[in-house]
RNA sequence: UCAGAAGAUCGGGCAGCUGCUGGCCUUACGGCGAGAGGAAAGUCCGGGCUUCACGGAAAAACGGCGCCGGGUAACCCCCGGGGGGCGCGAGCCUACGGACAGUGCAACAGAAAGCAAACCGCCUGAUUAUUCAGGUAAGGGUGAAAGGGUGCGGUAAGAGCGCACCGCGCGGCUGGUAACAGCAGCGGCACGGUAAACCCCGCCGGAAGCAAGACCGAAUAGGAACACAUGAUGGCGUUUUUCCGCGCCGUGUUCGGGUUGGUCGCUCAAGCGCCUUCGUGAGACCGGCGCGUAGAUGAAUGGUUGCCGCUUCGCUUUGUGGAGUACAAAACCCGGCUUAUAGAUUUUCUGAAACU
RNA sequence: GGGGCCGUAGCUCAGUUGGGAGAGCGCUACGUUCGCAAUGUAGAGGUCAGGGGUUCGAUUCCCCUCGGCUCCACCA
Numbered sequence: 001u002c003a004g005a006a007g008a009u010c011g012g013g014c015a016g017c018u019g020c021u022g023g024c025c026u027u028a029c030g031g032c033g034a035g036a037g038g039a040a041a042g043u044c045c046g047g048g049c050u051u052c053a054c055g056g057a058a059a060a061a062c063g064g065c066g067c068c069g070g071g072u073a074a075c076c077c078c079c080g081g082g083g084g085g086c087g088c089g090a091g092c093c094u095a096c097g098g099a100c101a102g103u104g105c106a107a108c109a110g111a112a113a114g115c116a117a118a119c120c121g122c123c124u125g126a127u128u129a130u131u132c133a134g135g136u137a138a139g140g141g142u143g144a145a146a147g148g149g150u151g152c153g154g155u156a157a158g159a160g161c162g163c164a165c166c167g168c169g170c171g172g173c174u175g176g177u178a179a180c181a182g183c184a185g186c187g188g189c190a191c192g193g194u195a196a197a198c199c200c201c202g203c204c205g206g207a208a209g210c211a212a213g214a215c216c217g218a219a220u221a222g223g224a225a226c227a228c229a230u231g232a233u234g235g236c237g238u239u240u241u242u243c244c245g246c247g248c249c250g251u252g253u254u255c256g257g258g259u260u261g262g263u264c265g266c267u268c269a270a271g272c273g274c275c276u277u278c279g280u281g282a283g284a285c286c287g288g289c290g291c292g293u294a295g296a297u298g299a300a301u302g303g304u305u306g307c308c309g310c311u312u313c314g315c316u317u318u319g320u321g322g323a324g325u326a327c328a329a330a331a332c333c334c335g336g337c338u339u340a341u342a343g344a345u346u347u348u349c350u351g352a353a354a355c356u
Numbered sequence: 357g358g359g360g361c362c363g364u365a366g367c368u369c370a371g372u373u374g375g376g377a378g379a380g381c382g383c384u385a386c387g388u389u390c391g392c393a394a395u396g397u398a399g400a401g402g403u404c405a406g407g408g409g410u411u412c413g414a415u416u417c418c419c420c421u422c423g424g425c426u427c428c429a430c431c432a
Stems, first nucleotide, its partner, number of pairs: 001352010012308007020035002023032003037327001041338002044336005049209004054245004059241002062205005067081005082096001083094004097200002102198002104194002119140002121136006148166006167189001168187003172183004213264004223255006234249004257431003271291005277284002309325007357428007366381004375412001383399005405421005
């Protein structure tokens, strides 16, 4: 210098005029101060909170997750490690339990596709001049996949038939918390793929969601139909079922009627940042300092002017003019993930070339 | 704001132990007719909403994105 890898931060700035939504002060006029994001998004996970009168137990069903250890309120999240794959490398990707519990599937092609199989070829024999019988999985061809791979020996030709190395399986020893790795031994290969097919094993999960729900006020016909149960060894009780305690004596669905008001929930919360200590790290306890920075409800956070910044184009020459300035915008609140994002700044690392 | 469902030819829709992409109407050409309609024959027309993954193989199974439809207020 070029080409890359992994992060982190920001994502226009200043001022004037004029609106909108909350808060505080004021008798009032009015004044002061605050007002979108890193994703507010998708609603994909996990919680808080609320209701289902309440409490307990178990199994089945259903759904989710799935290498090991740790972090966390919790997680399908994060950190560290292991195995596998890719890259020269820094690094990146990984739904990664089980296919000797069982069942299923593999179209077409091909001779043969799941306790293998003889089409061509090779070898032997017979027959004879092209057929038959047998042996053979080394070679050809088909396929996504053909029942270990390479080499040497061996053989009629071949074959784990024998041997060496590699792979695979089994039990053992060593290291590691573990996943797993290493070592020597035995086995001649039997046990192929698919579980984001059913399934098995282990772990987790009650349901619904702030339009949840609580209170005040107003208005109306406590109206009708259907279904289930039935006078108690019964029914209902949170949403799939069963059992026990307990509570109630009808319950559920649909249609019809009325209202379109207000208050709370509502924003200080598992809060955020920095320093010290511990930890490889995600993070954690105590202490200190600072901040605590929207709460609207047809729903505010806007409009406009000037100057500057950035990108691009033209004129002209180092000034001026035009156009543009990402993704997108709260709706109960947090922790994550995923997706969108013009551009700018910055840290660490890798490879190549050249020079000293 | 929250929950659920759907997307296949121009239109309306089928499509399961994952292996052929289809039907009806419409469209085009030819035949029939004096001409049109109807009818007969033949044919064209598809990124299975888009992207990625699992698998030998995906409309189908899983994940992400886009678009559309629909339901949910309170009182007695």